[in-house]
Context: one part of a larger RNA
């Protein structure tokens, strides 16, 4: 010098990103417990008392002897139950020690905020959580050989169910709401019109060639076969016509105006599908920012309460509360500590020496 573990004067978070760790509580009985609250909780809230032996005394049961009483041939069969023996809960008195749940095992407590409602789940070995999951909300889809799914099929799930049921997206208790826009995507709906595939159809163009013709060269060319092949039918889907936001999704700019001054209820003007309602707001979101005020502190980039200039919240990728909950974030306060001022000392194990 490492690791563990045990004392510590004062002082008590001054350590530290942070009270990490490590002290405090702590059990059982009595008292006694606020906001709040969904009346259930909040609660072991918070905060107090007490706790050993002795003696004595009370009530409660339990056990069963002696004596008694019933039934009865008879019996510890049953009933009352002195004395005595143990239990439990009390009550007065003493008494000892620093200390009685006297080892040991057993919660530290409160206040404000953020998040998710809860109880679960989860990266098996870095990450437990504000992530997933939930009941509850709604949108769609399915009429049964359901839909949807697994499978070259055959089967099968789903389901021996049947729309109060099953599959699918999203939101996520519960309270109080969830505006506007359908222009553009995507979905339902429609069907007159235009666009459209194979198919059908076959105008009509060619290749061959047989008779013919010509001295040939070569022409022309029937049938038949080959190869191409227009108008003309021709269906979803497109285009079109509505419709639809708890579908994907979007939700403006300038300029000017009030009798201080500043602002602008107010007016004008461009675009637009339509320009962000409520409520919320420097936020798990605010760049500028440690924003401004105000509370705490001696002193607070954190935290709380306003303010609103919202770079860039905002309403089921849900908005806004919100009891209880939570090994979750953050702030603070009490208590209590070797975390720290500052380090001592003590035990263990190892390093070292030396066999």
């Nucleotide at each position: 010098c490492u690791c563990c573990c045990g004392u510590u004067a004062a002082g008590g978070a001054a350590c530290u990103a942070g009270g990490c760790a490590a002290a405090u509580u702590g059990a059982c009985c009595c008292c006694g417990u606020a906001a709040c609250u969904u009346c259930g909780g909040g609660a072991g809230a918070a905060g107090g008392g007490g706790u050993g032996c002795c003696u004595u005394u009370g009530u409660g049961g339990g056990u069963g002897u002696g004596a008694g009483g019933c039934u009865g041939c008879a019996a510890c069969g049953c009933c009352u139950g002195a004395u005595g023996c143990g239990c439990a809960c009390g009550g007065a008195g003493g008494u000892c020690g620093c200390a009685g749940c006297g080892a040991a095992g057993c919660g530290g407590g409160c206040u404000g905020a953020g998040c998710g409602a809860c109880u679960g789940u989860u990266u098996a070995c870095c990450a437990a959580a504000a992530a997933c999951a939930c009941a509850g909300g709604u949108c769609u889809c399915u009429g049964c050989u359901a839909a949807g799914g697994c499978g070259a099929a055959a089967g099968c799930c789903g389901a021996c169910g049947u729309a109060u049921a099953g599959g699918g997206g999203c939101u996520g208790a519960c309270a109080c709401c969830u505006g506007c826009c359908c222009a553009a995507u995507g979905c339902c709906a429609g069907a007159a019109g235009g666009u459209u595939a194979a198919c059908a159809g076959g105008a009509g163009a060619g290749g061959u060639c047989a008779c013919g013709g010509g001295a040939a060269a070569c022409c022309u060319g029937c049938a038949g076969c080959c190869u191409u092949g227009a108008a003309u039918c021709g269906a979803a889907g497109c285009c079109c016509u509505g419709g639809u936001g708890a579908a994907u999704g979007g939700c403006g700019g300038c300029c000017g105006u009030a009798a201080c001054u500043a602002u602008a209820a107010c007016g004008g003007u461009c675009c637009u599908a339509a320009g962000g309602u409520a409520g919320c707001g420097a936020a798990a979101u605010u760049c500028c920012u440690c924003g401004u005020c105000g509370g705490g502190u001696a002193a607070g980039u954190u935290c709380c309460g306003a303010c609103c200039c919202g770079c860039a919240c905002g309403a089921a990728a849900g908005g806004u509360g919100u009891a209880a909950c939570g090994a979750c974030u953050u702030a603070g306060c009490c208590g209590c500590u070797g975390u720290c001022u500052c380090a001592a000392c003590g035990g263990g194990a190892g390093g070292c020496u030396c066999g």